[in-house]
Context: one part of a larger RNA
């Protein structure tokens, strides 16, 4: 120096474990905001920091109910000082306060700051912009009207995952290049709603039979077709389900209503509450195990409890339960009034013009102009009036169908930012969300943005009293404990790497 055996360090693989994802399925909700939101600064405790929770009434206040012994929210003890069966702490409703910024609204502004006026003794309140709606005034221009000016307004405003309606609106990519085409009306990006939306009661389809608003499925069907007839795109008749609903309009008479509103009940939501049945022996640190006898079940889903517990605990089957608020829903009263909006009967009236259609240019229809019919319109034109008019894929006749240029309209569809429940031949700390752990955090970037690592002592801290060595870390004894090669760099502890001790061999 190698080889081997032993033994330790080092490191954190692998076994197990789960508070954390992650995908479904049901049930509820589906908006919040000028009564100030969603998001934040900044404060609030006897105590210094984050984290929750509150708002100067500041981890809370009043007041209703539940609950019943202990409490004063976590990290996180310790102390201190208190409350509490005159029912605290905790759990619901309901009510008050609710600083500053923030649509941010008195005016500025470099958020969370700085500057005002008015009305009040204060303490407070009020002063934005626009629409809407009442009033006063009053130009050019005489009446007006425009314009100013004073009141009212629970009217907008901004936020929000996806899931709708509309506006505009792409490349990359495919064609194995590439220009028409595709990608695609797709992604972006902007308005506007709604719990859904949109669309909807034929100027629809069908074929000489007939159907009878509209959405959503299946299937006709990858058919007809369209297409540098390439790549590709790609229907409707009809058939079968889901739902199911039809209606309005101007005026007048007439008889009654219903939505609203009030109240009364029921049932649901937001706290709760009752709840069956075990003993011994053995091993063991500890029994839920093993043995022996038993018991409950409209409860043998699940969790915990020093190992595997139907019968220790919480719980589960099944029942019970609201003072207050809020949801549905019945019932009673009021209801053509003071607002709004509608049904019956009956008469009277209306039934849609720059519109349909037409020439040009474009979309949109599965359909690329094509024989190109339908729908929409940017120009330019332009009827007919039920004895009329549209449509049956040029375009004519026949025939057959329906009535456009006004409008409403539930469900069956689409989704999941959430709120409870239950599931999972999902994961299981390199995996599952980026984030089991104070993560969109630390860090990085001027910004936009980009973004981590980091889980496990033990059943219970019984977390090592005291002694020795040492400045101190560190360690030796003692001690706990089932185990300290379980001692806080803590479960299990591979390998790579590095030591000690023996042995051989040089």
């Nucleotide at each position: 120096u190698g080889c081997a055996u032993g033994u330790g360090g080092u490191g954190g693989a692998u076994g197990c474990c789960u508070u954390g994802g992650c995908g479904a399925c049901u049930a509820c909700a589906g908006g919040c905001g000028a009564u100030g939101a969603a998001g934040g600064a900044c404060g609030c405790g006897c105590a210094a920091g984050c984290c929750u929770g509150c708002g100067a009434u500041a981890a809370g206040g009043c007041u209703c109910g539940g609950g019943g012994a202990g409490c004063u929210g976590g990290c996180a003890a310790u102390g201190a000082a208190g409350c509490u069966u005159u029912g605290a702490u905790c759990c619901g409703g309901g009510c008050a306060u609710u600083u500053c910024c923030g649509a941010a609204u008195g005016g500025g502004g470099g958020a969370a700051c700085c500057c005002a006026c008015c009305c009040g003794c204060a303490a407070g309140g009020g002063u934005a912009c626009u629409c809407c709606u009442g009033g006063c005034u009053g130009a050019a221009u005489a009446c007006a009207u425009a314009g100013g000016c004073c009141g009212g307004g629970u009217a907008g405003a901004g936020c929000g995952a996806a899931c709708g309606c509309a506006g505009u609106g792409a490349a990359c990519u495919g064609a194995a290049a590439c220009a028409u085409c595709u990608a695609a009306g797709u992604a972006g990006c902007u308005g506007c709603a709604g719990g859904a939306a949109a669309a909807g009661a034929a100027a629809u389809c069908a074929a000489c039979c007939g159907a009878g608003a509209u959405u959503c499925c299946c299937c006709a069907a990858g058919u007809a077709g369209u297409g540098g007839c390439g790549a590709g795109c790609g229907a409707a008749c009809g058939g079968g389900g889901a739902a199911g609903a039809g209606c309005c309009u101007u005026c007048a008479u007439g008889a009654u209503u219903u939505a609203g509103c009030a109240u009364u009940c029921u049932c649901g939501u937001u706290a709760g509450u009752g709840g069956a049945a075990c003993a011994g022996u053995c091993u063991g640190g500890a029994a839920a195990g093993u043995c022996u006898g038993g018991c409950c079940a409209u409860a043998g889903u699940g969790g915990g409890u020093g190992a595997u517990a139907g019968c220790c605990c919480c719980g589960u089957a099944c029942g019970c339960g609201a003072a207050a608020a809020c949801g549905a829903g019945a019932g009673u009263g009021u209801g053509g009034a003071a607002c709004u909006a509608g049904g019956c009967a009956u008469g009277a009236g209306a039934c849609a013009a720059g519109u349909a259609g037409g020439g040009c240019g474009g979309g949109a229809c599965a359909c690329g102009u094509g024989a190109a019919a339908u729908c929409c319109u940017g120009u330019c034109u332009g009827a007919a009036c039920a004895u009329g008019g549209g449509g049956g894929g040029a375009c004519c006749a026949u025939c057959c169908u329906c009535c456009a240029a006004g409008g409403c309209u539930a469900a069956a569809u689409a989704c999941u930012c959430g709120u409870a429940g239950u599931c999972g031949a999902c994961c299981g700390a390199u995996a599952g969300u980026g984030a089991a752990c104070c993560a969109g955090u630390a860090c990085c970037g001027u910004g936009a943005g980009g973004g981590a690592a980091a889980g496990g002592c033990g059943a219970a801290a019984a977390g090592a009293a005291c002694c020795c060595c040492g400045g101190g870390a560190g360690g030796g004894g003692a001690g706990u404990g089932a185990a300290a090669u379980a001692g806080a760099u803590c479960c299990u502890g591979a390998a790579a790497c590095c030591g000690c001790a023996u042995g051989c061999a040089u």